[in-house]
Predicted 3D model of a 535-nucleotide part of an RNA (small-subunit ribosomal RNA, 5' domain) from an uncultured prokaryote.
Context: one part of a larger RNA
RNA sequence: GAACGAACGCUGGCGGCGUGCUUAACACAUGCAAGUCGAACGAGAACGGGCUUCGGCCCUAGUAAAGUGGCGCACGGGUGAGUAACGCGUGGGUAAUCUACCCUUUGGCGGGGGAUAACACUUCGAAAGAGGUGCUAAUACCGCAUAAGACCACGCCCCCGAGGGGGAGUGGGAAAAGAUGGGGAUCUUCGGACCUGUCACCAGAGGAUGAGCCCGCGUACCAUUAGAUAGUUGGUGGGGUAACGGCCUACCAAGUCAGAGAUGGUUAGCUGGUCUGAGAGGAUGAUCAGCCACACUGGGACUGAGACACGGCCCAGACUCCUACGGGAGGCAGCAGUGGGGAAUAUUGCGCAAUGGGGGCAACCCUGACGCAGCAACGCCGCGUGUGUGAAGGAGGCCUUCGGGUCGUAAAGCACUGUCGAGUAGAACGAGCCGGUCGUGGUUAACACCCGCGGCCCCGACGGUACUACUUGAGGAAGCACCGGCUAACUCCGUGCCAGCAGCCGCGGUAAUACGGAGGGUGCAAGCGUUGUUC
Numbered sequence: 001g002a003a004c005g006a007a008c009g010c011u012g013g014c015g016g017c018g019u020g021c022u023u024a025a026c027a028c029a030u031g032c033a034a035g036u037c038g039a040a041c042g043a044g045a046a047c048g049g050g051c052u053u054c055g056g057c058c059c060u061a062g063u064a065a066a067g068u069g070g071c072g073c074a075c076g077g078g079u080g081a082g083u084a085a086c087g088c089g090u091g092g093g094u095a096a097u098c099u100a101c102c103c104u105u106u107g108g109c110g111g112g113g114g115a116u117a118a119c120a121c122u123u124c125g126a127a128a129g130a131g132g133u134g135c136u137a138a139u140a141c142c143g144c145a146u147a148a149g150a151c152c153a154c155g156c157c158c159c160c161g162a163g164g165g166g167g168a169g170u171g172g173g174a175a176a177a178g179a180u181g182g183g184g185a186u187c188u189u190c191g192g193a194c195c196u197g198u199c200a201c202c203a204g205a206g207g208a209u210g211a212g213c214c215c216g217c218g219u220a221c222c223a224u225u226a227g228a229u230a231g232u233u234g235g236u237g238g239g240g241u242a243a244c245g246g247c248c249u250a251c252c253a254a255g256u257c258a259g260a261g262a263u264g265g266u267u268a269g270c271u272g273g274u275c276u277g278a279g280a281g282g283a284u285g286a287u288c289a290g291c292c293a294c295a296c297u298g299g300g301a302c303u304g305a306g307a308c309a310c311g312g313c314c315c316a317g318a319c320u321c322c323u324a325c326g327g328g329a330g331g332c333a334g335c336a337g338u339g340g341g342g343a344a345u346a347u348u349g350c351g352c353a354a355u356g357g358g359g360g361c362a363a364c365c366c367u368g369a370c371g372c373a374g375c376a377a378c379g380c381c382g383c384g385u386g387u388g389u390g391a392a393g394g395a396g397g398c399c400u401u402c403g404g405g406u407c408g409u410a411a412a413g414c415a416c417u418g419u420c421g422a423g424u425a426g427a428a429c430g431a432g433c434c435g436g437u438c439g440u441g442g443u444u445a446a447c448a449c450c451c452g453c454g455g456c457c458c459c460g461a462c463g464g465u466a467c468u469a470c471u472u473g474a475g476g477a478a479g480c481a482c483c484g485g486c487u488a489a490c491u492c493c494g495u496g497c498c499a500g501c502a503g504c505c506g507c508g509g510u511a512a513u514a515c516g517g518a519g520g521g522u523g524c525a526a527g528c529g530u531u532g533u534u535c
Base pairs, nucleotide, nucleotide: 001535002534003533004532006531007530008529009528010527013383014382015381016380017379018378019376020375021341026339027338028337030336031335032334035071036070037069040068041067048059049058050057051056078294079293080292087219088218089217090216091215092214093213094212097211098210102207103206104205105204106203107202108201110144112142113141119134120133121132122131123130124129151172152171153170154169156167157166158165159164160163178199179198180197181196182195183194186193187192220266221265222264227257228256229255232254233253234252235251236250237249238248239247269291270290271289272288273284274283275282276281296317297316298315299314300313319330320329321328322327347373349372350371351370355369356367357366358365359364386416387415388414389413396407397406398405399404420476421472422471423470424469425468435457436456437455438454439453440452441451442450479524480523481522482521483520484505485504486503490519491518492517493516494515500507501506
């Protein structure tokens, strides 16, 4: 000199864009943060309103809430405790692998069965909840049929070359589900069949995306850590996995790593980057982005395409809460917020309008992701706090050699301006969808439905905000540090080695430009200084 997720002191007008628990991975009250689908399925209220013969009936409404089922909940969001490691970075490999939804494509979707929740009745329990009996549905579950390819086995031929690979053939087991819009003729048990559109379902091939695994190289400090290792190193058989492998197991062999640093210890998430520096390098890893790890602590599996799963389950532990003492409930390192710790870090806000995500044919619902607003000079950037004129120069302060000098065109006065502020009015873009309607093309037996394209209408949290115009009136807006040298800036008074200053050198003991005050000056400026840390 530069920098900072900073803090502290004094001061503080506005705006834009960013940033904001670095400490206790300490404990958490309360609310919200993951649901959705009635176009998979069975069932199905009430409040309220209307009528009433007072029994009830209708609307609300096949709506809400609940249940079975499907998809999602493995994403998104948080944190950095652990980890010195194939964890990360980079470059390869997988002939050792998987991949829901999505895209392209091939073929199929036949015919049956038995249950069960919800519900009704009932038992136990304080509760959380658990049980019994009976009824019922499905795109839930289970047989049967069908099986090209893939898989397994057998077997023949071919190829590389000694362990495998490929191909014709034979045998084997393995699949499915419907829903809905529209409709002319025909049939009908009046439900529909049938035709057609859309979505779904099953088996396979390819792609895309995502993931698993392996390897080369790089990746902190300590040798005042020198030996470490028995599933350890390798082989064979077996098991296991989507997959290779001591990943696991039985047996056999005795190996394997290490001074190019094994093993042990300390510290630490890694990277793109960030800061500094002419560079080389050094330091660092907040915000944003990629990867990893974790979710009260430790362990475990289940479901699933994917987890050994933050707002799932089980066991153990610590802690907190409820209890009828028998037993139960919980996990903010999600967004706010509370206590605590600390020098120190914000609102228990608004909205799904946009972007993105989940579900749904869709309308739509959900979304503390996200978009915004609030707080904080925490940072960067921009603007303002007026402009012009105005005396050989008022008053006042300070200094003085008492002549004067200086603050100083500074003020006053005069003439203006109107940024920001205040008030009033006007008032957007950001919207593309969707829905409604009209036209047109495709599909189709069809002018229905559905799909595509185009025209018009409708849709904004921020927000009565930005921006613009008008009105008002110099009015509401300057401080902080320093002035001995380094280092830009000097005098007076007070004090008298006292009180004090200080980054270094050093000042102060009666004329202190170094302490305290004043006047003046210098530097920066809505900031200025101090402290801390890095280069």